[in-house]
RNA sequence: GCCCCUGUGGAGUAGCGGUUAUCUCGCCUGGUUCUCAACCAGGAGAUCGCGGGUUCGAAUCCCGCCAGGGGCU
Numbered sequence: 001g002c003c004c005c006u007g008u009g010g011a012g013u014a015g016c017g018g019u020u021a022u023c024u025c026g027c028c029u030g031g032u033u034c035u036c037a038a039c040c041a042g043g044a045g046a047u048c049g050c051g052g053g054u055u056c057g058a059a060u061c062c063c064g065c066c067a068g069g070g071g072c073u
Stems, first nucleotide, its partner, number of pairs: 001072007010025003018056001027043005049065005
C1' cells in the first nucleotide's frame, strides 16, 4: 500500500429499507422479607463509530474517513 470482517444503552446481543431499535445481565424505585439474597411490579439509559450521499423513508443501501481484528505484498 491492497483486500476482508467488526463497530448498536454501563456490558453482551437481535435487526437485513417502514410500528415506540429487541432481549439478557447490570443500575434505580417500589413490593415481599426481621435483614440480605431470590422473586414480583415499574423506571432511567443507545438518534446505531464519524461525515456525506441515495430514497417519501436509512442502524440497514452507496462513498469517504476513524478505531479494532485478520490476510496479502